This is a predicted structure of a 113-nucleotide RNA (SAM riboswitch aptamer (S box leader)) from Firmicutes bacterium UBA5449.
Rfam family: SAM riboswitch aptamer (S box leader). About the family: The SAM riboswitch is found upstream of a number of genes which code for proteins involved in methionine or cysteine biosynthesis in Gram-positive bacteria.

[in-house]
C1' cells in the first nucleotide's frame, strides 16, 4: 500500500479530563466556550472468531452448510442517509430547479497478495 467481497434510512451519554476546532477531498451547508479534536468512561452493534439452540436438499462434503440467539473475545460505531454534490442516464418543470436509477470516492467488516 493494492486487489476481492459484504455493508452503508435503523442504533446509542444533560458523564471526567481537556481546551479550539470539527464533519475524507472539493465546492457548499453545518456542529461548536449553552464548550470542538483527543483520552477515559458509558452506551450501541451480530462484520469475524467462541459458546447455545434449530434444520431443507445432497449424502462425495457433515469437526461442513443455513437460520436463530447471545456482546464473552477482536474490530466498528455513538449531530445531519455515507449532511448534500462532485459522473452518467431518466422523469417532471417556462426558467430556477426538484426526484428517481446507476456509476465514482469513502468508511467499516473478512479475505488475498
Nucleotide at each position: 500500500c493494492u486487489c476481492u467481497u459484504a455493508u452503508c434510512a435503523a442504533g446509542a451519554g444533560u458523564g471526567g479530563u481537556g481546551g479550539a476546532g470539527g464533519g475524507g477531498c472539493a465546492g457548499g451547508c453545518c456542529c461548536c466556550a449553552u464548550g470542538a479534536a483527543a483520552c477515559c468512561c458509558a452506551g450501541c452493534a451480530a462484520c469475524c472468531g467462541g459458546c447455545a439452540g434449530a434444520u431443507a436438499c445432497u449424502c462425495u462434503g457433515u469437526u461442513a452448510g443455513u437460520c436463530u440467539g447471545u456482546a464473552c473475545g477482536g474490530u466498528g460505531c455513538u449531530a445531519a442517509g455515507u449532511c448534500c454534490u462532485g459522473c452518467a442516464g431518466a422523469a417532471c418543470u417556462u426558467c430556477c430547479g426538484u426526484u428517481c436509477u446507476g456509476g465514482g470516492a469513502g468508511a467499516u467488516g473478512a479475505g488475498a497478495g
The coordinates come from a structure-prediction model, not an experiment, and the mean pLDDT is 82.